[in-house]
A computed fold for a 119-nucleotide RNA, annotated as SAM riboswitch aptamer (S box leader). The model forms 97% of the base pairs in the Rfam consensus. Rfam family: SAM riboswitch aptamer (S box leader). Its family is annotated with regulation of gene expression in the Gene Ontology.
C1' cells in the first nucleotide's frame, strides 16, 4: 500500500527538544501560532478497538460491568466546518399544476482517520 468489519458531537497535559508556519489532500471559511505553535522525546493521563477479568444468557457467541498487566490508538475546536445525492422547512425568483437559486434541520455517498482480521 490492498480488501473486509467496527467506531468517529464524550474523554484526557505537562515538561524537554527545535524553528516558522500549521489545523490530511483541492478550493472557500473559520482557527491555532515567535506570551514559540505543527513536527519529535520523556512522562503523566484519557478510553476500552485488541487484551485482561466478573456476571448472565446463549453456546463459542451475545449483553452488562470492571481495569492490575499487556498491544495499538487518541490526549484545541465534531474526522473544525462547507463541497456530491436526497427528505423537510423557511425565503426569493420564474411560473401555474411547476422549476429555480439561497438558508437552516436531518439522513445517505465520497474521501479521510483509528482499531481487528486477511491475503
Nucleotide at each position: 500500500g490492498u480488501g473486509u468489519u467496527a467506531u468517529c458531537a464524550a474523554g484526557a497535559a505537562a515538561g524537554g527538544u527545535g524553528u516558522a508556519g500549521g489545523g490530511a489532500u483541492u478550493a472557500g471559511a473559520c482557527c491555532c501560532g515567535c506570551a514559540g505553535a505543527u513536527g519529535c522525546c520523556u512522562u503523566a493521563g484519557c478510553a476500552a478497538c485488541c487484551c485482561u477479568u466478573u456476571a448472565a444468557a446463549u453456546a463459542u457467541u451475545u449483553u452488562a460491568g470492571a481495569g492490575u498487566a499487556g498491544g495499538u490508538g487518541c490526549u484545541a475546536a465534531a474526522u473544525u466546518c462547507u463541497a456530491c445525492u436526497u427528505u423537510u422547512u423557511g425565503u426569493g425568483a420564474u411560473u401555474u399544476u411547476u422549476u429555480c437559486a439561497c438558508a437552516g434541520c436531518g439522513a445517505g455517498a465520497u474521501a479521510g482517520a483509528u482499531a481487528a482480521c486477511a491475503a